[in-house]
Molecule: transfer RNA
Organism: Candidatus Bipolaricaulota bacterium
RNA sequence: GGAGGGGUGGGAGAGCGGCCGAAUCCGCCAGUUUGGAGAACUGGUGUACCCUCGUGGUACCGCGAGUUCAAAUCUCGCCCCCUCCG
Numbered sequence: 001g002g003a004g005g006g007g008u009g010g011g012a013g014a015g016c017g018g019c020c021g022a023a024u025c026c027g028c029c030a031g032u033u034u035g036g037a038g039a040a041c042u043g044g045u046g047u048a049c050c051c052u053c054g055u056g057g058u059a060c061c062g063c064g065a066g067u068u069c070a071a072a073u074c075u076c077g078c079c080c081c082c083u084c085c086g
Stems, first nucleotide, its partner, number of pairs: 001085007010026003018069001027045006046060005051054001062078005
């Protein structure tokens, strides 16, 4: 240099146009239980901004731009990681 795969909540990871800021697992917080802890079970759990402060709204899926009524998902550029080829 060329080809392919990948980058998504604190971690892992699904999703491949609309039911998704988002399944599931782990972690974390609270509770039940225990002498205490662990395990188990139950509930909760992203960040920022805005306001009329609510079961509210908006934005954010590596970064930027584009297509579309609508994008994590399609297209383009760039960055990073893995594998292969030279």